[in-house]
Molecule: RNase P RNA; transfer RNA
Organism: bacterium
RNA sequence: GGAGUCGGCCGGGCGGCCGCCUGCCUGUUGAAGGCGGGAGGAAAGUCCGGGCUCCAUAGGGCGGAAUGCCGGGUAACACCCGGGGGGAGUGAUCCUACGGAAAGUGCAACAGAGAGCAGACCGCCGAUGGCUCUGCUUGGCGGAGCACAGGCAAGGGUGAAAGGGUGAGGUAAGAGCUCACCGGCGGUUCGGGUAACCGAGCCGGCUUGGCAAACCCCAUUCGGAGCAAGACCAAAUAGGGAAGCGCUCGAGAGCGGCCCGCUCCAUGCUUCCGGGUAGGUUGCUAGAGGUGUCCGGUAACGUACAUCCCAGAUAAAUGGUCGCCGCUUGUCCGGUAUAUACCGGAUAGGAACAGAACCCGGCUUACAGGCCGGCUCCUUUU
RNA sequence: GGGCGGCUAGCUCAGUUGGUUAGAGUGCCUGCUCGACAUGCAGGAGGUCACAGGUUCGAUUCCCGUGCCGCCCACCA
Numbered sequence: 001g002g003a004g005u006c007g008g009c010c011g012g013g014c015g016g017c018c019g020c021c022u023g024c025c026u027g028u029u030g031a032a033g034g035c036g037g038g039a040g041g042a043a044a045g046u047c048c049g050g051g052c053u054c055c056a057u058a059g060g061g062c063g064g065a066a067u068g069c070c071g072g073g074u075a076a077c078a079c080c081c082g083g084g085g086g087g088a089g090u091g092a093u094c095c096u097a098c099g100g101a102a103a104g105u106g107c108a109a110c111a112g113a114g115a116g117c118a119g120a121c122c123g124c125c126g127a128u129g130g131c132u133c134u135g136c137u138u139g140g141c142g143g144a145g146c147a148c149a150g151g152c153a154a155g156g157g158u159g160a161a162a163g164g165g166u167g168a169g170g171u172a173a174g175a176g177c178u179c180a181c182c183g184g185c186g187g188u189u190c191g192g193g194u195a196a197c198c199g200a201g202c203c204g205g206c207u208u209g210g211c212a213a214a215c216c217c218c219a220u221u222c223g224g225a226g227c228a229a230g231a232c233c234a235a236a237u238a239g240g241g242a243a244g245c246g247c248u249c250g251a252g253a254g255c256g257g258c259c260c261g262c263u264c265c266a267u268g269c270u271u272c273c274g275g276g277u278a279g280g281u282u283g284c285u286a287g288a289g290g291u292g293u294c295c296g297g298u299a300a301c302g303u304a305c306a307u308c309c310c311a312g313a314u315a316a317a318u319g320g321u322c323g324c325c326g327c328u329u330g331u332c333c334g335g336u337a338u339a340u341a342c343c344g345g346a347u348a349g350g351a352a353c354a355g356a357a358c359c360c361g362g363c364u365u366a367c368a369g370g371c372c373g374g375c376u377c378c379u380u381u382u
Numbered sequence: 383g384g385g386c387g388g389c390u391a392g393c394u395c396a397g398u399u400g401g402u403u404a405g406a407g408u409g410c411c412u413g414c415u416c417g418a419c420a421u422g423c424a425g426g427a428g429g430u431c432a433c434a435g436g437u438u439c440g441a442u443u444c445c446c447g448u449g450c451c452g453c454c455c456a457c458c459a
Base pairs, nucleotide, nucleotide: 001378002377003376004375005374006373007372008371009370010369012325013324014323015322016321017320018319020038021037022036023035024034025033026032040353044364045363047362048361049360050359051358052226053225054224055223059260060259061258062257064222065221066220067219068218069083070082071081072080073079084098085096086095087094088093099217100216104215105214106211107210121156122155123152124151125150128149129148130146131145132144133143134142135141136140164182165181166180167179168178169177183207185204186203187202188201189200190199191198192197230282231281232280233279240273241272242271243270244269245268252264253263254262275458276457277456289308290307291306292305293304295302296301327350328349329348330347331346332345333344334343335342336341383455384454385453386452387451388450389449392408393407394406395405401439410426411425412424413423414422432448433447435445436444
């Protein structure tokens, strides 16, 4: 100098004028004025987890759903941190739905001989039996040939996948048929580690493939609904009609599928049709809160102390405009300069994704441009 | 704001233990029939299975994410 990788942060600033929402105060009851506060890293998608509210204080069983290497963090999680195995990369680093396929059921189109305790198309062989020819010491023993029965699974070929690999022995030809080594599987011992797992040794049978984001099995977790939850007040109407169930142990309702259990009920309950209102208060923002420091921990995070108060709108406020500065793009002028390029000035533009709606912790997705730091590789110079 | 569902040819829809080349009706095009048209008959074209990633030998189908469209949920008696 170039290329790359990881982490953190910002996402325009200042001032003038005119506006909007809200808390408090003054003043007043028509107002008006002053002070303070007023969107985000994702407020988004609503994909997870919790708080809160109602239904039993959320109970039991079946069914269902989710998660899935190990340890830790947390209110909780499918999140985060650390580690292990596997994979990619020269490396920094990144990715990983990563339990079980010798519990069972099932799937594998086409091609191919054969697709699950498989199979023989080409091929190899012709030991054994058969047939033909033939030799001799002729009830017998040999030799040559054929490839009919048969043997084989090395090699070719098909496929995503063909039931270990290399070498030697062995054989008619071959083959874990036998042996050595290697890989893998199961068991076991020792060492390290909390564990996942890693390393070393011994034994075993020659080897027992893939799919569980197929059913399933195992382990763990999960009750339902959601602020349009829930509580209170006000206004208006026809306090209506139909169907079902029930009025005392059986059914209905209590918002998810069933059964049990619990609670409630007698001018009762559910569903449908019809009628009326489209108002207010509360929940509503001080919270698993922000910032800083010390300590513990590799870290996520936790404890303690100090300090701060930081939107609560409801058809939905948080904005508009002007000036200056900063960033950036194009053009022109001047300077350095071979060119690229750099510096100064003028002028015309541009500036993302997007906007709270009960509140938090995460994940995912969108995002113009910019800043800072750690690390790796290559090249050059000293 | 909250809770659900869907996306396959121009349109309306099928498509299951995941399998070879994704179909039907209607519409469109060509030819025949007719004096001409409609109808009828025959043939044909037309698909990023919304998009992107993953699992698998193989995905419209299974899983995850994104986009678009649609439906429902107020209170009173």